[in-house]
This record gives sequence, C1' cells and structure tokens, in this order.
RNA sequence: ACGUGCUCCGGGGUCGGUGAGAAUCCGAACCGGCGGUGACAGUCCGCGAGCCUAGGCAUCAGCAUCCGUUUCGGAUGCCGCCACGGCCGAUCCGGUGGAAUUCCGGAACCGACGGUGAUGCGACAGGUCCCCUCAGGGAGCAGGUCGCUAGUCCGGAUGGGAGGCAGCACAG
Repeated sequence: ACGUGCUCCGGGGUCGGUGAGAAUCCGAACCGGCGGUGACAGUCCGCGAGCCUAGGCAUCAGCAUCCGUUUCGGAUGCCGCCACGGCCGAUCCGGUGGAAUUCCGGAACCGACGGUGAUGCGACAGGUCCCCUCAGGGAGCAGGUCGCUAGUCCGGAUGGGAGGCAGCACAG
C1' cells in the first nucleotide's frame, strides 16, 4: 500500500401555564447522521434513512378469470420482493478574509411512515332556538361522524444503513 471477512455506525421534552388529567395544546426549552465543497454546513451539492410502483424480479403456496385435458397441466391478473425508476424539508442580512449561504454577530426556518392525541381547525347530516310562513333565512346552544394536528412519546427497529487515514482478524 492492497484484498477478504467481521465489527462499529444519531441527537433531543426540561421548566412554566391551563386543567380532574398534558409525552401531543399554549409560552419558553432542547436536538442536528455521512461524504463533498478554496475555511468548520440540519437549510449549498450529493448520499443514507422513510414512502411509492407505471419498470424489473418472482410466480412455491393462496385467490380470481380463461384454455386444454381428464383429475392433472398451462396462461394472465391479484397477492409477494426490489430499485439503477419516482416522491422526499428548511436561510437570509451584516462583519472578517485571498477564499466562508460553512467562521463571528443578528434574525429566521426545517424535520419520513404508522399510532396515540384533553388542544385547535375544517367538512358532513340531523337536532335545538329565533324570524317568517310553507318557500326559506339566521343563531352557533348541546352532541354525532369523518379528516388534519408530536423533530423530542410509543412502534416497525435486537431492523436497515451512507460512511471513515475507524476498530479487529486473516492472507499476500
């Protein structure tokens, strides 16, 4: 210096408020994987993670349809798996400097899928009350059903994984 195998490989809910009750509401708080980039990056360029299937694989079993046949075989689709395919968040101003959306100062913003969800918002169909009168209008009072609502809680996950002059072992 190179090869093979194994290992490793993400952080964060605390205080106060309301309340019968808050890990989800409200106010503050707290967190930031990996590589690259003229200089240190959650917000630049990519990767990983997550989701999807028009593409690919598979088609053992199961289901459906069809064909042949005769009690078995075949075709197609569903179901299943996977991307090299698709989806996939967010930053500005000033300063220093040769160089920084990366540093310093200031002010912002973002956070997969499923679940829970006392808050808030929206939708729907009735009820109730009022006006008016037979065709409607209004109030939003008590409920119902549905949808959305967690970066920090629970779950898939004792999973997967970018990746490193990383660790260990082996061989040359």
Annotation:
Predicted 3D model of a 172-nucleotide RNA (FMN riboswitch aptamer (RFN element)) from Microbacterium trichothecenolyticum. Taxonomically the source falls in Microbacterium (Bacteria, Actinomycetota, Actinomycetes, Micrococcales). The coordinates come from a structure-prediction model, not an experiment, and the mean pLDDT is 75. Of the family's consensus pairs, 100% are formed in the model. The RNAcentral record of the sequence draws on Rfam and Ribocentre. Rfam family: FMN riboswitch aptamer (RFN element). Rfam describes the family as follows. The RFN element is a highly conserved domain that is found frequently in the 5'-untranslated regions of prokaryotic mRNAs that encode for flavin mononucleotide (FMN) biosynthesis and transport proteins.